[in-house]
Context: one part of a larger RNA
RNA sequence: GAAUCAACGCUGGCGGCGUGCCUAACACAUGCAAGUCGAACGCGAAAGGGGCUUCGGCCCUGAGUAGAGUGGCAAACGGGUGAGUAGCGCGUGGGUGACCUGCCCUCGAGUGGGGGAUAACAUCCCGAAAGGGGUGCUAAUACCGCACGACAUCCCGCCUUUGAACAGGCGGUGAUCAAAGCUGGGGACCGCAAGGCCUGGCGCUCGAGGAGGGGCCCGCGUCCGAUUAGCUAGUUGGUAGGGUAACGGCCUACCAAGGCGACGAUCGGUAGCCGGCCUGAGAGGGCGGACGGCCACACUGGGACUGAGACACGGCCCAGACUCCUACGGGAGGCAGCAGUGAGGAAUUGUUCGCAAUGGGCGCAAGCCUGACGACGCAACGCCGCGUGGAGGACGAAGAUCUUCGGGUCGUAAACUCCUGUCGAGCGGGACGAAUCCCUUGCGCGUCAACAACGCGUGAGGCCGACGGUACCGCUAAAGGAAGCCCCGGCUAACUCCGUGCCAGCAGCCGCGGUAAUACGGGGGGGGCAAGCGUUGUUC
Numbered sequence: 001g002a003a004u005c006a007a008c009g010c011u012g013g014c015g016g017c018g019u020g021c022c023u024a025a026c027a028c029a030u031g032c033a034a035g036u037c038g039a040a041c042g043c044g045a046a047a048g049g050g051g052c053u054u055c056g057g058c059c060c061u062g063a064g065u066a067g068a069g070u071g072g073c074a075a076a077c078g079g080g081u082g083a084g085u086a087g088c089g090c091g092u093g094g095g096u097g098a099c100c101u102g103c104c105c106u107c108g109a110g111u112g113g114g115g116g117a118u119a120a121c122a123u124c125c126c127g128a129a130a131g132g133g134g135u136g137c138u139a140a141u142a143c144c145g146c147a148c149g150a151c152a153u154c155c156c157g158c159c160u161u162u163g164a165a166c167a168g169g170c171g172g173u174g175a176u177c178a179a180a181g182c183u184g185g186g187g188a189c190c191g192c193a194a195g196g197c198c199u200g201g202c203g204c205u206c207g208a209g210g211a212g213g214g215g216c217c218c219g220c221g222u223c224c225g226a227u228u229a230g231c232u233a234g235u236u237g238g239u240a241g242g243g244u245a246a247c248g249g250c251c252u253a254c255c256a257a258g259g260c261g262a263c264g265a266u267c268g269g270u271a272g273c274c275g276g277c278c279u280g281a282g283a284g285g286g287c288g289g290a291c292g293g294c295c296a297c298a299c300u301g302g303g304a305c306u307g308a309g310a311c312a313c314g315g316c317c318c319a320g321a322c323u324c325c326u327a328c329g330g331g332a333g334g335c336a337g338c339a340g341u342g343a344g345g346a347a348u349u350g351u352u353c354g355c356a357a358u359g360g361g362c363g364c365a366a367g368c369c370u371g372a373c374g375a376c377g378c379a380a381c382g383c384c385g386c387g388u389g390g391a392g393g394a395c396g397a398a399g400a401u402c403u404u405c406g407g408g409u410c411g412u413a414a415a416c417u418c419c420u421g422u423c424g425a426g427c428g429g430g431a432c433g434a435a436u437c438c439c440u441u442g443c444g445c446g447u448c449a450a451c452a453a454c455g456c457g458u459g460a461g462g463c464c465g466a467c468g469g470u471a472c473c474g475c476u477a478a479a480g481g482a483a484g485c486c487c488c489g490g491c492u493a494a495c496u497c498c499g500u501g502c503c504a505g506c507a508g509c510c511g512c513g514g515u516a517a518u519a520c521g522g523g524g525g526g527g528g529c530a531a532g533c534g535u536u537g538u539u540c
Base pairs, nucleotide, nucleotide: 001540002539003538004537006536007535008534009533010532013386014385015384016383017382018381019379020378021344026342027341028340030339031338032337035073036072037071040070041069043067048061049060050059051058052057080297081296082295089222090221091220092219093218094217095216096215099214100213101212104210105209106208107207108206109205110204111203112146114144115143121136122135123134124133125132126131152176153175154174155172156171157170158169159168160167181202182201183200184199185198186197189196190195223269224268225267230260231259232258235257236256237255238254239253240252241251242250272294273293274292275291276287277286278285279284299320300319301318302317303316322333323332324331325330350376352375353374354373358372359370360369361368362367389419390418391417392416399410400409401408402407423481425476426475427474428473429472433467438462439461440460441459442458443457444456445455446454484529485528486527487526488525489510490509491508495524496523497522498521499520505512506511
């Protein structure tokens, strides 16, 4: 000098864009942060309104609504944190002839016919509660057999590619495995009707491929300490088996005795890694906050279940510590999500608004949910921009200060005159961000035997804005409301007076102060930066 997730002192006008618990991965009150689908399924209120009444009640509507339940998809994403980890964790380059992949896209084939349950519900019982049990009824795209069995998988044989087949192709008696419906429209025909039948959409099953996503493996790289020199028993390898989507001591049995290490094993300390950021001419050094990628974790430790995917932050079980409820028998909880509280600390914000946009989940859709996100608020915490007025104005007011007493300086500075109107104030107008989806309607094309419906494209109109009466624009008045901080001995730019008298004090280093101190304190003057200026910490 530059930089900073900064803090402290003095000071403080405005705006834009960013950033904001670095400490206790300390404990948490309260609210919200993951739901959705009635076009999978059965059940099904109440208030209110109306009518009748024997005054007990009943009926209609509300409404097949609210609601819970079965079922499906999502909840493994998104969001947080950096504790652990020196590791194939990360980075980079490869391998998978050892693998998986829901939703999405493309292609091929199919979707037949049955069965038994169960929640909700009703009723009975236990319990303070959380909750639980018995009996009875019921549905499905929930569950389970059967059929067809292509492709697939397994087995056998042959051929091809290859270093090597578990890859590709052909064949074979064989063995194994599927499915579910919902919904829109329709002329003739059948049917009392429901419907059959035809047709479109969304689904479902099997298979092949793709895209995107992941698992595993390998080469190289990745901090300090030798005042850590030896480490290792599933340890190193083999055989067989188990397990996994998959290779593998991943696990087990048996066999062998190996494996690593001064090219630093083991041990100890420290640390999430990277893109990047800071500094520097560079080489290098330091850092990994915000944003993006990967990893790890979710009160602490362990475990599995479900599932395409988890060993699962707002799921389950066990143990532990802690907190809370309790009828003492037993239960409930997990902010390192967004706000917020206490504590710790030098120190870090609102218990705000909205789903209008972007993105995500579910849904045919309307839509619902979304503390992701978009916004607003607080903080000079940072960067950038703007203003605090402009021009004229004296041989130069007053005042202050210095003085060699002549005068010098503050100083065109002020006053005064003219002008302007940024910001701020008041008044008026007033956005972009919105285009999709959807609704109405017109046209064309596709599908269909055909109309309709549906799908695709295109045109017109309509619906939707948290921010926000904000940005921005115009008008009005008015210099009016807006400057401080540090320094002036040398380094280092800027000098004098008074006070003090090795005192009080200053100080980054050198060093100042003991009676004329440019170094202490104050005044005047000056220098530097400026809504900031200094100090402290840290890095180069």
This is a predicted structure of a 540-nucleotide part of an RNA (small-subunit ribosomal RNA, 5' domain) from an uncultured bacterium. The full RNA is in RNAcentral, with records from ENA, Greengenes and SILVA. Rfam family: Bacterial small subunit ribosomal RNA. Its family is annotated with structural constituent of ribosome and ribosome in the Gene Ontology.